[in-house]
Context: one part of a larger RNA
RNA sequence: CUGGGCUUAAAGCGUGUGUAGGCGGACUUCUAAGUACCUUGUGAAAUCCCACGGCUCAACCGUGGAACUGCUUGGUAUACUGGUUGUCUUGAGCCACUUAGGGGCUACCGGAACAAAUGGUGGAGCGGUGAAAUGCGUAGAUAUCAUUUGGAACGCCAAUGGUGAAAACAGGUAGCUGGGAGUGUGCUGACGCUGAGACACGAAAGCCAGGGGAGCGAACGGGAUUAGAUACCCCGGUAGUCCUGGCCGUAAACGAUGUCGACUAGAUCGUGGCAGCUCUGACGCUGUCAUGGUCGAAGCAAAAGUGCUAAGUCGACCGCCUGGGAAGUACGGUCGCAAGGCUAAAACUC
Numbered sequence: 001c002u003g004g005g006c007u008u009a010a011a012g013c014g015u016g017u018g019u020a021g022g023c024g025g026a027c028u029u030c031u032a033a034g035u036a037c038c039u040u041g042u043g044a045a046a047u048c049c050c051a052c053g054g055c056u057c058a059a060c061c062g063u064g065g066a067a068c069u070g071c072u073u074g075g076u077a078u079a080c081u082g083g084u085u086g087u088c089u090u091g092a093g094c095c096a097c098u099u100a101g102g103g104g105c106u107a108c109c110g111g112a113a114c115a116a117a118u119g120g121u122g123g124a125g126c127g128g129u130g131a132a133a134u135g136c137g138u139a140g141a142u143a144u145c146a147u148u149u150g151g152a153a154c155g156c157c158a159a160u161g162g163u164g165a166a167a168a169c170a171g172g173u174a175g176c177u178g179g180g181a182g183u184g185u186g187c188u189g190a191c192g193c194u195g196a197g198a199c200a201c202g203a204a205a206g207c208c209a210g211g212g213g214a215g216c217g218a219a220c221g222g223g224a225u226u227a228g229a230u231a232c233c234c235c236g237g238u239a240g241u242c243c244u245g246g247c248c249g250u251a252a253a254c255g256a257u258g259u260c261g262a263c264u265a266g267a268u269c270g271u272g273g274c275a276g277c278u279c280u281g282a283c284g285c286u287g288u289c290a291u292g293g294u295c296g297a298a299g300c301a302a303a304a305g306u307g308c309u310a311a312g313u314c315g316a317c318c319g320c321c322u323g324g325g326a327a328g329u330a331c332g333g334u335c336g337c338a339a340g341g342c343u344a345a346a347a348c349u350c
Stems, first nucleotide, its partner, number of pairs: 003322004007304002012318001014201004021194003025088003030083002033081002035077004041071002049065006091191001092188003095184005103177007110154001114150008125136002162169002206247006215241002220236004258317006266295012299306002323350003332343004
């Protein structure tokens, strides 16, 4: 090296793009590198193995053979792999025509609610709780009407629904822009799959600079509760939450299930297309492609369950696991402004 595994027992990188590498469709020409067979030289002796022999046997020793699975020379074969020539269309991509969508970015606009300011009405309470109190209020609150200002979030539609690689995405309009699906089978002709490193994106919190600040609200203050109450409840309230630019790079980043391809019963509901049938049509039915669910045959599984969206049957490539604790820690390296991230042990112990 060779094993067995990775939904829940240890184990799928948070997600993508992609370098090296690994692997790669159908037919065909040549080649003969891999491969197979024959062959040349070599593969020291001893050892191992076989046969015979010598010490009374054996160990031991001698003689001969075999072996030394390797390297090498020349040749033959050409199925497969590689290289090479030409061709093909089913994989992949392109084009045309349709088509759905909270996919992304920017700008502008809107209404409900909330808060504040100003003015009017009004005149003693309001608020809050299990009950209270702190708090607010005759300097006129709460309530109510009007005007103005401000920030954040977008009810119903709304779905078990849609889009996106994931994170995520929802008021409306406009502009810019990415991807997908279907039909045609028109074009290219294997251009493909995976992907160590690398690069990009990446919730919330946190950090830096400048804005903004209605509501909410870590910390903090006060009132209660309680034996205590550094809490749960109440009154306040700073950072933050929001915007712009730059960091951070982690989550139960979950389907706890890597990506791609092929194959393997059905039933049913939804979403987006296309085609056919019924004289036409709303509609209905049937088929088909893509996509989201539920139930389920076989199979698989320790079981729960899973079951064409596999955890079934196979192939390609990557990542990861190898008893519990110590520990995702120490040390070292590297990244970061910091917080910390990534990489990652051992002693000892059970």
Description
RNAcentral holds the full RNA, with entries from ENA and SILVA. The part of an RNA shown here (small-subunit ribosomal RNA, central domain) has 350 nucleotides and comes from an uncultured bacterium. Its Rfam family is "Bacterial small subunit ribosomal RNA".